[in-house]
């Protein structure tokens, strides 16, 4: 130093132009003497930063930052 991949919720990841979600975990009620499990309902995100295209970006292009591999 040059390449390829990621970087979304507390965690593991999904979505590759127009609604931001899934599991799991937390919470609150049901149930139950108590838990647990199951059931219902709920919080919870600047989409890794910034600038760019576009009517409209998490998604498309350019810089950078972080990380895993290659290759020098």
């Nucleotide at each position: 130093g040059g390449g390829u991949c990621g970087g979304u919720a507390g965690c593991u990841c999904a979505g590759g132009g127009g609604g931001a979600g899934a599991g799991c975990a937390c919470a609150a009620c049901g149930c139950u003497g108590a838990a647990g499990a199951c059931g219902u309902u709920g919080g919870a995100g600047u989409c890794g930063a910034g600038g760019g295209u576009u009517c409209g970006a998490a998604u498309c292009c350019c810089u950078c930052c972080c990380g895993a591999c290659c290759c020098a």